The part of an RNA shown here (large-subunit ribosomal RNA, domain I) has 548 nucleotides and comes from a Clostridiaceae bacterium.
Context: one part of a larger RNA
């Protein structure tokens, strides 16, 4: 040295457990900020390193509730306290909230340095304490230029001081607007796809966004808008490649329609002008597509909106049935007997497997305060017919040309777009727009002005509930003080790490040893002794048999 046998060491797989995540249902909530966020930095305990809390009133103050015996958070001791005169604890509301952070007096190299001003303190205009001082919008009030017009008297604007009110950041995702890629395919690529997608910017609300036909249909008629299903991978588009890909109609889920502008009137006001008088502005009335004004004749208060604002609910809680013996056992809920309740036999926890032990579930109540809005009160607010002579009914608009874009539609026979850019540019309800070039005739709508709930999308976020999801190399990167420790100049990368035991009963005392550690004893079912459940294999050691 090899092999087999026996013991151990090391190490960390496997079983098993689960605080943690993962995925989804229905629902809640849906913003937060100069009343100073989000996020931090520094304090803050009797000892106090970290984490929680809180903030110089600093693990906390007040005050309403709600609980009833202990309590001073994680964290265990020590020194003290404090509570039925009701504490700790939950909830509601308030007060305090250094200091940096949009960060807002000035500066800064975040958490740090300086300044005026008032007022307070003070002997003090030294310090200190409180309060105001950033910018940008709008509106209002007070000034208030220079150019220029006038001979001049003046006329104005810009600009400034003052206030009141809004705005500034910040937030997972959804939503609207601008902006805008490649890799990829196309078996290479350029048109084209990917894709109007990632990204980048801006901007809003719980949703946003569209929306009340200048819509379609198609000779029948339909009636805003948006979501689903189908139509349908169809009719088209397309180096007719690769791919893109509708719409008429049809069923559903919702279901809602309002408001101006102008004619026409009345009130005030400006501008020309001696004036009559023309025009323009404001404001209020009147009006709105079944078109109105305007004449006429008839009627008399619904819906909507807006404001005040209750019930439900939600933010603490309450009260909840129904056992026992026996024998094993360290331990009973497991067996064996006998009972019993159930509007509760969901679920977890108790020394092993509990409907009856616990905490809970079923049914049932509960709020001073704050949140919340159906009813319900007040405000406010309409209509029908007939005439049609006159008047109104959104212009650099429609629409044309030329260049872009958007539509399923790549410029083509290419129409559509309340679509951009240049340039030209009507009409006037006897007008006008649209029906996939383009006329005609039909038929249908009424641009050039605004608003509108539902259905629909998403989930940082609460609370519930559920899994042929994960169980520590899985499952979130994070079961644990993890966006830590480490790395990197930075932007940014990014770990590793669970389990004694039912209960700390964590091993008094004795013995060896400086001590680590050990050997007795002791606890404990059991050392499972804290390098603690379970403990495989590499890999290492002692002992022995056999072979060399």
């Nucleotide at each position: 040295g090899g092999c087999g046998c026996a013991g151990g060491g090391c190490g960390a797989a496997u079983g098993c457990c689960u605080u943690g995540g993962c995925a989804a249902u229905a629902g809640g909530a849906g913003c937060c900020g100069a009343u100073g966020a989000a996020g931090g930095a520094c304090g803050u305990g009797g000892c106090a390193a970290g984490c929680u809390g809180c903030g110089a009133u600093a693990a906390g103050c007040c005050u309403c509730g709600g609980g009833g015996a202990g309590c001073c958070g994680c964290a265990a001791a020590c020194a003290g306290g404090u509570a039925u005169c009701g504490a700790u604890c939950c909830g509601g509301g308030g007060a305090u909230g250094u200091c940096c952070g949009a960060a807002u007096g000035g500066g800064g190299a975040a958490a740090c340095c300086c300044c005026u001003a008032u007022g307070g303190u003070u002997c003090a205009c030294a310090g200190c304490c409180a309060u105001a001082g950033a910018c940008c919008g709008u509106u209002a009030a007070c000034u208030g230029a220079a150019a220029a017009c006038g001979c001049a008297a003046g006329u104005a604007u810009a600009g400034g001081u003052u206030a009141a009110c809004g705005g500034a950041g910040g937030g997972a995702a959804c939503c609207c607007g601008c902006u805008g890629a490649a890799c990829u395919g196309a078996a290479a690529c350029a048109u084209c796809u990917a894709a109007g997608u990632a990204g980048g910017c801006g901007g809003a609300g719980g949703a946003a966004a569209a929306g009340a036909a200048a819509u379609c249909a198609a000779a029948c008629g339909a009636g805003a808008u948006u979501c689903c299903g189908c139509a349908a991978g169809u009719a088209g588009u397309g180096g007719c490649g690769a791919g893109c890909g509708a719409a008429c109609g049809c069923g559903g889920a919702g279901g809602a329609g309002g408001c101006c502008a102008a004619a026409c009137c009345a009130u005030g006001g400006g501008u020309a002008g001696c004036a009559a008088u023309a025009u323009c502005c404001a404001u209020g009335g009147g009006g709105u597509a079944u078109g109105g004004a305007c004449g006429u004749g008839c009627a008399u208060u619904u819906a909507g909106u807006c404001a005040u604002g209750u019930a439900a609910u939600c933010u603490a809680g309450u009260a909840g049935a129904a056992c026992g013996g026996c024998a094993u056992g360290g331990g009973a809920a497991g067996g064996c007997c006998g009972g019993c309740c159930a509007g509760a036999g969901a679920g977890g926890g108790u020394g092993a497997g509990a409907g009856c032990c616990c905490c809970g579930u079923a049914c049932a109540c509960g709020a001073a305060a704050g949140a919340g809005u159906a009813a319900a009160u007040g405000a406010u607010g309409a209509g029908c017919g007939c005439g049609u002579a006159u008047c109104c009914g959104g212009a650099g608009u429609a629409c044309c040309a030329c260049g872009g874009g958007a539509c399923a539609c790549g410029a083509g026979g290419a129409a559509u777009c309340g679509c951009c850019g240049u340039g030209g540019g009507a009409a006037g309800a006897c007008a006008g727009g649209u029906g996939g070039a383009c006329c005609a005739c039909c038929a249908u709508c009424a641009a050039a002005g605004c608003c509108u709930a539902a259905a629909u999308a998403c989930u940082c976020c609460c609370g519930a509930u559920u899994g042929a999801c994960c169980g520590a190399u899985a499952g979130u990167g994070g079961a644990g003080c993890a966006g830590u420790a480490c790395c990197g100049u930075g932007a940014g990368g990014g770990a590793a790490a669970g389990g004694u035991g039912a209960a700390a009963a964590g091993g008094a005392c004795c013995c060896c040893g400086g001590g680590a550690g050990g050997g007795g004893a002791g606890u404990g079912a059991a050392a499972a002794g804290a390098a603690c459940c379970u403990g495989a294999a590499a890999c290492c050691c002692u002992g022995u048999g056999c072979c060399u």
RNAcentral holds the full RNA, with entries from ENA.
It matches the Rfam family "Bacterial large subunit ribosomal RNA". Its family is annotated with ribosome and structural constituent of ribosome in the Gene Ontology.